The RNA shown here (Glycine riboswitch aptamer) has 98 nucleotides.
It was read from a public genome assembly, where an Rfam model found it.
Of the family's consensus pairs, 90% are formed in the model.
Model confidence (mean pLDDT): 77 of 100.

[in-house]
RNA sequence: AUGAAAGACUGGAGAAGUUCGCUGCGCGCGGAUGCCGAAGGUGCAAGUUCUUUUGUUUUAAAGGACGAAUCUCUCAGGCCAAAGGACAGUUUUUUCGA
Numbered sequence: 001a002u003g004a005a006a007g008a009c010u011g012g013a014g015a016a017g018u019u020c021g022c023u024g025c026g027c028g029c030g031g032a033u034g035c036c037g038a039a040g041g042u043g044c045a046a047g048u049u050c051u052u053u054u055g056u057u058u059u060a061a062a063g064g065a066c067g068a069a070u071c072u073c074u075c076a077g078g079c080c081a082a083a084g085g086a087c088a089g090u091u092u093u094u095u096c097g098a
């Protein structure tokens, strides 16, 4: 150099300003219905590996474990704005160390 982590700054999508009730009258709280996926979380493909059976020198079958995402589910979260926001860029620090 490359890689990893953290901080700062910048950019950053989707979907209800629905309805009913309470109310201190603030879309504040609760219910219902309809939606969204980009905090977090769930699931798994190739592949790897283990066991059993078959087979007999490396084939086949079954089962288990590990196993990615912007895919999937919608638990959580969200559905004017604001906030949040995966991810990306710049920069600082730490670390790895050719």
Base pairs, nucleotide, nucleotide: 003095004094005093006092007091008090009089010088011087016033018032019031020030021029022028034079035078036077040075041073043071047066048065049064050063051062052061053060